This is a predicted structure of a 77-nucleotide RNA (transfer RNA) from Candidatus Aramenus sulfurataquae.
Its Rfam family is "tRNA". The family's RNA type in Rfam is transfer RNA.
Taxonomically the source falls in Candidatus Aramenus (Archaea, Thermoproteati, Thermoproteota, Sulfolobaceae).
């Protein structure tokens, strides 16, 4: 510099194509159950869907710009 991929709760990820209530699991509190833990079971709480614009009755999706992370490939005379 080019081309791909990726960004969604405290952690890894699903959902994007085909727009219509934001989801899993660990993880964390609480609460069962046990002499007690640990597993197990029941609640919860937690979110600027990377940021800006745009199209729309309606964006986490769809389009444009941006900006980050990872990987390839080049360059580095």
């Nucleotide at each position: 510099a080019g081309c791909g991929g990726c960004g969604u709760a405290g952690g890894c990820c699903a959902g994007c194509c085909u727009g219509g209530u934001a989801g899993g699991c660990c993880g964390c509190a609480g609460g069962g159950c046990u002499c007690a833990u640990a597993a197990c079971c029941c609640u919860g709480a937690g979110g600027u869907c990377c940021c800006u614009g745009g199209u729309u009755c309606a964006a986490g999706u769809c389009c444009a710009g941006g900006c980050g992370c990872c990987g390839c490939u080049a360059c580095c005379a």